[in-house]
RNA sequence: ACUUAUAUUGGUGAUGGGGCUCACCUUAACUGCUGCGUGCUGAUGGCUCCUACUUUAAG
Numbered sequence: 001a002c003u004u005a006u007a008u009u010g011g012u013g014a015u016g017g018g019g020c021u022c023a024c025c026u027u028a029a030c031u032g033c034u035g036c037g038u039g040c041u042g043a044u045g046g047c048u049c050c051u052a053c054u055u056u057a058a059g
């Protein structure tokens, strides 16, 4: 370095849950921005569905 067999196979990605996918961590990964006025955005790492919240319109 390769092959075979066996065993194990968890967590995290700023506010909830499910599916798919990506990245990271092995006591770490992770814990948003900010003129610091506590002011601002967002339920996703990404896509999608549900729930909650906000805005507008119609019945």
Base pairs, nucleotide, nucleotide: 010025011024012023013022016050017049018048019047020046021045032040033039
This is a predicted structure of a 59-nucleotide RNA (Fluoride riboswitch aptamer (crcB RNA motif)) from Firmicutes bacterium UBA5486. It matches the Rfam family "Fluoride riboswitch aptamer (crcB RNA motif)". Rfam links the family to the GO terms positive regulation of gene expression and response to fluoride.